[in-house]
Molecule: c-di-GMP-I riboswitch aptamer
Organism: Actinomycetota bacterium
RNA sequence: UCCACGAAAGGGCAAACCCGUCGCAAGGCGGGGACGCAACGUCACGGGGCCCUUCCGGGCCGGCCGGACUACCGAA
Numbered sequence: 001u002c003c004a005c006g007a008a009a010g011g012g013c014a015a016a017c018c019c020g021u022c023g024c025a026a027g028g029c030g031g032g033g034a035c036g037c038a039a040c041g042u043c044a045c046g047g048g049g050c051c052c053u054u055c056c057g058g059g060c061c062g063g064c065c066g067g068a069c070u071a072c073c074g075a076a
Stems, first nucleotide, its partner, number of pairs: 005074002012037002017032006035063001041069003045066003048061005
């Protein structure tokens, strides 16, 4: 230095819920708020779930699982 791993430290993110806003909806965004998180960062590639539909198809979910990429710190 790199891979693996996850003690410590510095920190980081932000579930449910509430308010506002966008959307037919799933859900997204902003603020509050913390259930938790070592990738709870990014990606809709595979599985899965959800919404819409004229059932052709379209959309949403990464904190459901898998995968890919990137990343702070450095004990055993």